The RNA shown here (transfer RNA) has 72 nucleotides and comes from an archaeon.
Its mean pLDDT, the model's own confidence on a scale to 100, is 81.
It matches the Rfam family "tRNA". It is annotated as a transfer RNA. Rfam's curators write: Transfer RNA (tRNA) molecules are approximately 80 nucleotides in length.
This record gives sequence, C1' cells and structure tokens, in this order.
RNA sequence: GGGCCUGUGGUCUAGUGGUUAGGACGCGGCCUUGACAUGGCCGUAGCAGCAGUUCGAUUCUGCUCAGGCCCA
Repeated sequence: GGGCCUGUGGUCUAGUGGUUAGGACGCGGCCUUGACAUGGCCGUAGCAGCAGUUCGAUUCUGCUCAGGCCCA
C1' cells in the first nucleotide's frame, strides 16, 4: 500500500428498515436476616463519527476512526 471482517450501557451479548433497543454481569437504593450470604423489587447507563438513500436508519450505501486477519 491492497483486500476482508468487526464496532450496541462499565463488561459480555441479542436484535431488526417502523411498534419502548432486549438480556446477563456490574454499580446504587429499598425489602427480607440478630448479622452475612442468597433471594425479591426499583433505578443506573448504550447503537464509533460524519454524510447520503428513505416518509422513516441501530439496520442499507460512501468516507473517516479504532481493532483483528490475510497478501505484498
């Protein structure tokens, strides 16, 4: 330099052109206990960035960024 793949809360992950972006772990509060653990309830926080297509984009397209693999 060229090609391919991936990017979703703090971490791991599901998801699909529309109806609230779902779950687990974590963190905070409350309940339960003599206390701890477990358990229950509530909360917390997310689609890498910019542009385009579309009535509508997390999803499709282009570029950029980051990471990984391959070729040279």